[in-house]
RNA sequence: UGCCGAAUCCUUUACGAUCAGGAACGGGGGAACCGCGUUUUUGGGGCGUAUCGUCACGUUGCGUAGGGCAACCUCUUCGGCCCGAGCCCGUCAGCUAACCUCGUAGGCACCGAUGGG
Numbered sequence: 001u002g003c004c005g006a007a008u009c010c011u012u013u014a015c016g017a018u019c020a021g022g023a024a025c026g027g028g029g030g031a032a033c034c035g036c037g038u039u040u041u042u043g044g045g046g047c048g049u050a051u052c053g054u055c056a057c058g059u060u061g062c063g064u065a066g067g068g069c070a071a072c073c074u075c076u077u078c079g080g081c082c083c084g085a086g087c088c089c090g091u092c093a094g095c096u097a098a099c100c101u102c103g104u105a106g107g108c109a110c111c112g113a114u115g116g117g
Base pairs, nucleotide, nucleotide: 001109002108003107004106008023009022010021011020024104025103026102027101028100029099034094043092044089045088046087047086052063053062054061066083067082068081069080073117074116075115077113078112079111
């Protein structure tokens, strides 16, 4: 100076740490109406792009739904590169106005072209 991501900014205490609040962004719960009849351990559900199929035959690949890739910003198209994880709730949750509640982390460093706004 930028990238993934909601994960930034301001105020207060303080000036060592701890603590509080606001804005903004993001998530969960929660009526009527509507929807589902289906929970039964074959539990069910949430955040997230990260789902599914197959080959290994004991643990390695190949694909795939989907997602990402700065030079002011944004959209379309073409090609190239990469990801396609992980975690949580705890027997329980459809949607959902009012209302209630939670988070603001962590990890990184180069992609070129085309047309429009």

About this RNA: c-di-AMP riboswitch aptamer (ydaO/yuaA leader) from a soil metagenome, 117 nucleotides, folded computationally. The model forms 92% of the base pairs in the Rfam consensus.